[in-house]
Context: one part of a larger RNA
RNA sequence: CUGGGCGUAAAGCGCGUGUAGGCGGACUGUUAAGUCGGGGGUGAAAUCCCGAGGCUCAACCUCGGAAUUGCCUUCGAUACUGGCAGUCUUUGAGUCCGGGAGAGGUGAGUGGAACUCCUAGUGUAGAGGUGAAAUUCGUAGAUAUUAGGAAGAACACCAGUGGCGAAGGCGGCUCACUGGCCCGGUACUGACGCUGUGACGCGAAAGCGUGGGGAGCAAACAGGAUUAGAUACCCUGGUAGUCCACGCCGUAAACGAUGGAAGCUAGCCGUCGGACAGCUUGCUGUUCGGUGGCGCAGCUAACGCUUUAAGCUUCCCGCCUGGGGAGUACGGUCGCAAGAUUAAAACUC
Numbered sequence: 001c002u003g004g005g006c007g008u009a010a011a012g013c014g015c016g017u018g019u020a021g022g023c024g025g026a027c028u029g030u031u032a033a034g035u036c037g038g039g040g041g042u043g044a045a046a047u048c049c050c051g052a053g054g055c056u057c058a059a060c061c062u063c064g065g066a067a068u069u070g071c072c073u074u075c076g077a078u079a080c081u082g083g084c085a086g087u088c089u090u091u092g093a094g095u096c097c098g099g100g101a102g103a104g105g106u107g108a109g110u111g112g113a114a115c116u117c118c119u120a121g122u123g124u125a126g127a128g129g130u131g132a133a134a135u136u137c138g139u140a141g142a143u144a145u146u147a148g149g150a151a152g153a154a155c156a157c158c159a160g161u162g163g164c165g166a167a168g169g170c171g172g173c174u175c176a177c178u179g180g181c182c183c184g185g186u187a188c189u190g191a192c193g194c195u196g197u198g199a200c201g202c203g204a205a206a207g208c209g210u211g212g213g214g215a216g217c218a219a220a221c222a223g224g225a226u227u228a229g230a231u232a233c234c235c236u237g238g239u240a241g242u243c244c245a246c247g248c249c250g251u252a253a254a255c256g257a258u259g260g261a262a263g264c265u266a267g268c269c270g271u272c273g274g275a276c277a278g279c280u281u282g283c284u285g286u287u288c289g290g291u292g293g294c295g296c297a298g299c300u301a302a303c304g305c306u307u308u309a310a311g312c313u314u315c316c317c318g319c320c321u322g323g324g325g326a327g328u329a330c331g332g333u334c335g336c337a338a339g340a341u342u343a344a345a346a347c348u349c
Stems, first nucleotide, its partner, number of pairs: 003321004007303002012317001014202004021195003025088007033081002035077008049065006092192001093189003096185005104178007111155001116150007126137002163170002207248006216242002221237004259316006267294013298305002322349003331342004
């Protein structure tokens, strides 16, 4: 390389938009590039293979055939693929109209509970904390309780294998702007599609830069305990950080450890959003789109998956190829840095 694979054995890029490329619906005509058939030329000889023959045999040699899987040319075939021309007023895709659900996004405003702090009142000796304690706070009046005030952060109940989003993710309430999705109608366009090397964008937490903010929590750090020790687990404190704005970083068990699209292949039971029908008006049935549980066939090494496939097929991309060395070194690119990304070899089993 061929091949075989990628849920858990090595292997699906964290996710999207999309360039090149690859692949692509139904019908008609044409062309004959791919494809198929016939003819011709060439494909040196030797070698290899087959059949004869010559050295007593063999090796070896001689002759003939085949082969040389290819290229060029010519004549045909036209189902499929391609090219060209046209049709579809359509089933893929999109537009339009009428409805609908939603923590989808961004910005602004606003609410209550709680924690902490401050002020004042009541009140007196303890309070905290633990397995038990101590560090700690408190007669300069704590803890508790009442009233008032300040500030920051997060939004109890509702809440749900509920919803929305491509993923990361999104949850008090209101307003403004805004993306996507679903159902119904079938009015319009008429294949406009799928995938997507590179590229571009988004991307939890932590971390970084500048400037704010800082209630609670809390790496580091300090102290008290525990212990043989205790650089821990427990306790008392506590700084970065957590929050906001702008700019970086670009990684995660970024997981469904399962790339995307399309078609096909038993059912049953929940739940969310629509539409239709029936009636006993709150249920039943049908259907479309999500989200779950179970399960047949089939698949699987097994576990399990099973119309939301890991089943049966097609197209496109990514990735794997024994363990360690190593996701490391060197080099390149990116980054302020931390580092990220691309990515070996010696050696060893």
Small-subunit ribosomal RNA, central domain from a metagenome, 349 nucleotides, folded computationally.
RNAcentral holds the full RNA, with entries from SILVA.
Its Rfam family is "Bacterial small subunit ribosomal RNA".